[in-house]
Formats: sequence, C1' cells, structure tokens
RNA sequence: GGAGGACGCCGGGCCGUCGCGGCGCGCGAGCGCCGAGGAACGUCCGGGCUCCAUCGGGCAGGGUGCAGGAUAACGUCCUGUCGGGGCGACUCGAAGGAAAGUGCCACAGAAACAUACCGCCGCCGCGGGCUUCGGCCUGUGAACGGUAAGGGUGAAAUCGUGCGGUAAGAGCGCACGGCGUCCCGCGGAGACGCGGGCGCGGGUAAACCCCACCUGGAGCAAGACAGCUCGAUACCUCCGUGAGGAGGCCGCCGGCCCGGCGGAACGAGCGAACGUCGCAACGAGGUCGUCCGUGAGGGCGGCCCCAGAGAGAUGACGGCCACGGCUUCUUCGGAAGCUUUGACAGAAUCCGGCGUACAGGCGUCCUCCGCGC
RNA sequence: GCCCCCGUAGCUCAAUGGAUAGAGCGCCGGCCUACGAAGCCGGGUCGUUGUGCGUUCAAGUCGUACCGGGGGCA
Repeated sequence: GGAGGACGCCGGGCCGUCGCGGCGCGCGAGCGCCGAGGAACGUCCGGGCUCCAUCGGGCAGGGUGCAGGAUAACGUCCUGUCGGGGCGACUCGAAGGAAAGUGCCACAGAAACAUACCGCCGCCGCGGGCUUCGGCCUGUGAACGGUAAGGGUGAAAUCGUGCGGUAAGAGCGCACGGCGUCCCGCGGAGACGCGGGCGCGGGUAAACCCCACCUGGAGCAAGACAGCUCGAUACCUCCGUGAGGAGGCCGCCGGCCCGGCGGAACGAGCGAACGUCGCAACGAGGUCGUCCGUGAGGGCGGCCCCAGAGAGAUGACGGCCACGGCUUCUUCGGAAGCUUUGACAGAAUCCGGCGUACAGGCGUCCUCCGCGC
Repeated sequence: GCCCCCGUAGCUCAAUGGAUAGAGCGCCGGCCUACGAAGCCGGGUCGUUGUGCGUUCAAGUCGUACCGGGGGCA
C1' cells in the first nucleotide's frame, strides 16, 4: 500500500418566538420540570400480570431436539464438540433415531429392497474338430441352477480401489481407505476423541412415527372496584351444645377422562370527549466503580428517576454551526464560494429476545499478500 | 392495540410431493345473420402458483423469513 475478518458506536447540535401532551406549584395571570427508537416496526418466540373452576393426575394436541452453562423464561445468548466453507483472521449448520414398525421413491430401468433384461458360469442335449480313447477344444440351444464383476437405466443399484480366490462370481479372504452401531480400554464434567474388537441391510423423519424434555386456555379491548336500572334470591334429612361432619337433591366445570367445585355467591343492561384503578416514580430499571467468571452473566457499593393517554401529545417559523455534497483555485497541506436537513421509521400493559428496514459516518482489534528499512 | 384467516389464468375455484399446473365463466378467431344476441367449431390465449431462502432426486403442495389482502374483539 492492497484485499479481507470480527466487534462496537453515532445517526445531528445551539439560540429565539409561537404551539401540543403529562406532572407539580400558584387564588389567579402564569411559572417550573419531563416529553420517541435502535429498531418504538413485524407480532415470530419467551416471561411478568389478570381472569377462566380451588389448578391435581392422565390422554389427546402443540412445541423443542449435539453437550455443558447463562437466565424469570425462551426456539435467545455464551463456551465448547462434530460436520461444511475459507491459505488465514474467521464463518455457516432445523446437528436425536432409517438395524422398532409403516408409508413413499414419478419417468427410465430386469430390479427401488428383495429382484436376473443382456451378459458370465455350471449342468444337460445336439453339431464340428483333435485324441495317447481317459478326455480336451469349440459352436449352438428351451428349461433348471449359480452370479450384482461388466453393459445399460436412474437422483440413487448392495462400500471404493487393488491383489488373492472361484466353475463364474461375491467383504468370501487380505491391504489401504470409507461408513455403522454395539462391546471393551484410555482421556474428558459432557457432546466427543484415540486405540482395539464386531459388522458393511439404499434414500427419505422440514412423511407418519419412536425416544427425551417442555407445555391448561385466553389475553390489558385481560381484568378489578364503584355508579344507575332491571332481574334472581334455592335447599332437604340425620349426627353434634358448637365449629362442623355424613347422605340425598339441584346446579356448574376451559378439547376429553379421572375427578373437582358450589348451593346464594349473584346475573343482565347503561355511560362511550370513558367514574377510578390496572398504568406510567422503585422496575428481571438505568449508569459508574469494583470483585468473581474464558464468556453469556452474577455479587457488592455509589449515583439517577427516565414519555404516556379520552381513539392516542412530541410540532411550526426564523437565525447560526458541525458532518456531508457540488463548483473553482491550489504551493497538494488546504483555501474560497454555493447548498441546506438529508436514511429507516414513530410509543399505547410492561419486560427479555429474534427477524426485518436503514442516507451517511466513526472507532478498536485481528488475518493474508506485496514493497521498503 | 390484541387475536385469527387467506393469497393458483381477467373472475370463481380444482390439483396424493412426480412428466408440459387444469375446469367453468370471461376473452380472441371463424361459421351462421342484412347486423347483433343465442347457437356451432377452434384457440390456453391470460400463470416466474405473492416473493426470497431452505428440505428433497423432485415443491403449487413441506419448513422458515418477508410482502399484500380480509375479518373479529370494548
């Protein structure tokens, strides 16, 4: 100097005038404080919270899927393992099981999971040739049997290559390589790694399924408490001094069952610029320091209070400046002039994530290549 | 705000994961007619199955992320 990799951050600032929402103060005029985002977005996961029936068990359904950890929890994150990519920094992975069972594998092909179309070999028959008369060589043929080495088909054809072996062949045997689960040993907390034994029976589980783990449903327009109107007002028997217990009857119960609950507790309607709360100032909160941890994070201490409701405020104008852009000049360091707000977007129950969108710009660390000293 | 559903030809809908995605209506051309309608004959004409990525030998179909549309709840 060039080409890359990882992580983090900003995404305008100041002043004036007028205005909007909330809170506080003031008798009042008014004054003071606060007022969008990294994604407030999509609503894809997970939780807090609330109600449904007091929330127990099972089934069905749904979800997740390498190991260990973080966490309130997660499908998120961190650290590792294995596999793919890259010379490398690094990066990507829905990454359990196909030897429990079932289904499917179009077309082509003989055959797509238990099968022989051509071919090869054996047996048998017939013909020819040779013969030392034992047989040998060769051609051909329906059936039978063997064979997955070769041809051809296909996305995929019985693990690949070589040697041996065989009538011909075949993991049938051996060497090297690949794969599988099971067993053993060693290492590791574990995924797993290394070595040995055993084996080599396609693919597909983002097909059913099996295994392991998680999971009740609905959602703040959830719901709670008030106000007004209307409706309902319901138990029976026995035991017990009583609290209560047993039985009966009736009623209710979120997808089902086991089972559970209640018997007066309430039900329906109305308001609609809501009557109050939920709900906006104490939180899985932010920030700084310190300690522990490789890390995600956690402990302790200090400081801070940080939008918010009625269907929904957060803006307009003027001036100045930075960054950027354009033009001209240049001693290549820069100077002058012009231009102006310029990305995606915008709270609505609250948090933790994921995913998606984003003009322009900044910083830190690392890798590879080339050159110079 | 919260929740749910849908997307295939111009319209309404089909299509076990399997060859070149079909049907009705519409549309276009021809016949008939003086002309038109109806009728008859012919033409897929008009589709990147909303888009991207993935699983699979193979995706309209399975998974996922986006895009667009519709509905319900005080």